SAM riboswitch aptamer (S box leader), 108 nucleotides, folded computationally.
It was read from a public genome assembly, where an Rfam model found it.
RNA sequence: AUCUUAUCAAGAGUGGCAGAGGGACAGGCCCCGUGAAGCCACGGCAACCGUCCGCGGAAGCGGAAAGAGGUGCCAAUUCCUACGGAGGAUUCCUCCGGGAGAUGAGAU
Numbered sequence: 001a002u003c004u005u006a007u008c009a010a011g012a013g014u015g016g017c018a019g020a021g022g023g024a025c026a027g028g029c030c031c032c033g034u035g036a037a038g039c040c041a042c043g044g045c046a047a048c049c050g051u052c053c054g055c056g057g058a059a060g061c062g063g064a065a066a067g068a069g070g071u072g073c074c075a076a077u078u079c080c081u082a083c084g085g086a087g088g089a090u091u092c093c094u095c096c097g098g099g100a101g102a103u104g105a106g107a108u
Stems, first nucleotide, its partner, number of pairs: 001108008013042005021031003026081003043074003048070002051065001052063004078100001083097006
């Protein structure tokens, strides 16, 4: 990098350095000198892998447990929409599906 698969309505921030951007892309709408991105320290959330327990020949499935270790995450539903459909209403709303994206695990 590509492919497969699971999840995405919940949850969780302070300080230091730094100094103008950030929320993937486009449109919108937001955040930001009362300090953006990034880096560092400490803290936290969660439970994908792992651990532990149960079942199983195994692959794997489940968990009420734990949270050493590997990732991830800590404004707004993945901030909303973008494509298709259904319903209701007047140009807006609700719902379902898809696409895209993010993260984990596995494969090449």